[in-house]
RNA sequence: UCAGACGGCUGGACGGCCGCUCCCGUCCGGCUUGCCGGCGCGGGGGAGGAAAGUCCGGGCUCCACGGAAACACGGUGCCGGGUAACGCCCGGCGGGGGCGACCCCAGGGAAAGUGCCACAGAAAGCAAACCGCCCGGCGUUCGCGCCAGGCAAGGGUGAAAGGGUGCGGUAAGAGCGCACCGCGCCCCCGGUAACGGGGGCGGCACGGCAAACCCCACCGGGAGCAAGACCAAAUAGGGGCGGCGCGCGGGUUUCGGUCCGCAGGUUCCGUUUCCGAACCAGCCGUCCGGGUCGGUCGCGCGAGGCCGGGAGCGAUCCCGGUCCCAGAGGAAUGGCCGUCCAGCGCCUUGCUGCCUUCGGGUGGCGGGCGUGGACAGAACCCGGCUUACAGGCCGUCUGAUCCC
Numbered sequence: 001u002c003a004g005a006c007g008g009c010u011g012g013a014c015g016g017c018c019g020c021u022c023c024c025g026u027c028c029g030g031c032u033u034g035c036c037g038g039c040g041c042g043g044g045g046g047a048g049g050a051a052a053g054u055c056c057g058g059g060c061u062c063c064a065c066g067g068a069a070a071c072a073c074g075g076u077g078c079c080g081g082g083u084a085a086c087g088c089c090c091g092g093c094g095g096g097g098g099c100g101a102c103c104c105c106a107g108g109g110a111a112a113g114u115g116c117c118a119c120a121g122a123a124a125g126c127a128a129a130c131c132g133c134c135c136g137g138c139g140u141u142c143g144c145g146c147c148a149g150g151c152a153a154g155g156g157u158g159a160a161a162g163g164g165u166g167c168g169g170u171a172a173g174a175g176c177g178c179a180c181c182g183c184g185c186c187c188c189c190g191g192u193a194a195c196g197g198g199g200g201c202g203g204c205a206c207g208g209c210a211a212a213c214c215c216c217a218c219c220g221g222g223a224g225c226a227a228g229a230c231c232a233a234a235u236a237g238g239g240g241c242g243g244c245g246c247g248c249g250g251g252u253u254u255c256g257g258u259c260c261g262c263a264g265g266u267u268c269c270g271u272u273u274c275c276g277a278a279c280c281a282g283c284c285g286u287c288c289g290g291g292u293c294g295g296u297c298g299c300g301c302g303a304g305g306c307c308g309g310g311a312g313c314g315a316u317c318c319c320g321g322u323c324c325c326a327g328a329g330g331a332a333u334g335g336c337c338g339u340c341c342a343g344c345g346c347c348u349u350g351c352u353g354c355c356u357u358c359g360g361g362u363g364g365c366g367g368g369c370g371u372g373g374a375c376a377g378a379a380c381c382c383g384g385c386u387u388a389c390a391g392g393c394c395g396u397c398u399g400a401u402c403c404c
Base pairs, nucleotide, nucleotide: 001400002399003398004397005396006395007394008393009392010391012340013339014338015337016336017335018334020046021045022044023043024042025041026040027038028037029036030035031034048375052386053385055384056383057382058381059380060224061223062222063221073220074219075218076217077216078092079091080090081089082088093107094105095104096103097102108215109214113213114212115209116208117207130155131154132151133150134149136147137146138145139144163181164180165179166178167177168176182204183202184201185200186199187198188197189196190195228297229296230295231294238288239287240286241285242284243283244282247262248261249260250259251258252257264280265279266278267277268276304323305322306321307320308319309318310317311316341373343371344370345369346368347367348366350365351364352363353362354361355360
């Protein structure tokens, strides 16, 4: 210098004018005297690293539930650690990829059982024999063919063909024998463990798939701030109490009433009928209760931020100091303007490197003009994961090349 790997930070700056929301103070007005209101005034706070997706785990709230266990369903799945918890994070192990820094992996059990293994292929799970190799017999046109057997080395198919390589052996072959590797079992050593290393035995039995059923271990009540709690209007319902009043017909009347007869509903009696008694129908006043509109709380001191120290490889934890940091709710956090900073485009009569066919071409620095900052916005809160993101900055490391 080029190419790359990993981790972290940032997410335009300053100013002016006009607004929005919350809090504090103050002024004025109102009353129920601690609340409400104001085209009030002053001061202060006011989005994010993801506020997003709502995928996982919790806090909180209500509902359900006597305890425990089992079953069903769902989830998780190498080992150790961290954490309030997790499917998250850290450190390891094993496997795979890369020259390397480093990256990726749902990574328990396939000798408990069931199931599946497409296509191709002779054969895909009690293995099998297409081409081929070999002994023997018969035939032969001497190329080979047929029959009876042996074999699985080589070829071919496939994702996968009942260990691999080599030597021996054999008619040809074969763990048939041997060595090494692999595999299984046992023992020893190291490690908390996953696992690693070594030794012995076994001639090889036990193909793959569990993001197929299943088995094993562990975890899991349900719903969610529209949770939930409180205050509570008008109007219309419901209920209690008090007051006034009573439907139809007829008589009378000084038009206020009064008299006679008849009818409906409820209650009183075990039922039915009759009789009787009391009350009711409508209006007014007052009180009670439920719901709605509306209002208040939940709701901002927290698994909190920053600084310093300590333990630990690390995730993380401990100690000390310091700070208070959005709380709206049809939902504030905005609009306009100026100056500047990156970045980008064009121009350049300035300086300069390289190339040059001497016409110029192509970069760097400087100058001018224009343009100009992504993804996206809280809604109960927190820990994660995932996804989106213009541009800029920093650190550690790897490979290649050059110079000293």
About this RNA:
The prediction has a mean pLDDT of 76. The RNA shown here (Bacterial RNase P class A) has 404 nucleotides and comes from Futiania mangrovi. The gene name in the source record is rnpB. NCBI's taxonomy places the organism under Bacteria, Alphaproteobacteria, Futianiales, Futianiaceae, Futiania. Of the family's consensus pairs, 95% are formed in the model. Rfam family: Bacterial RNase P class A. From the family's description: Ribonuclease P (RNase P) is a ubiquitous endoribonuclease, found in archaea, bacteria and eukarya as well as chloroplasts and mitochondria. The RNAcentral record of the sequence draws on ENA and Rfam.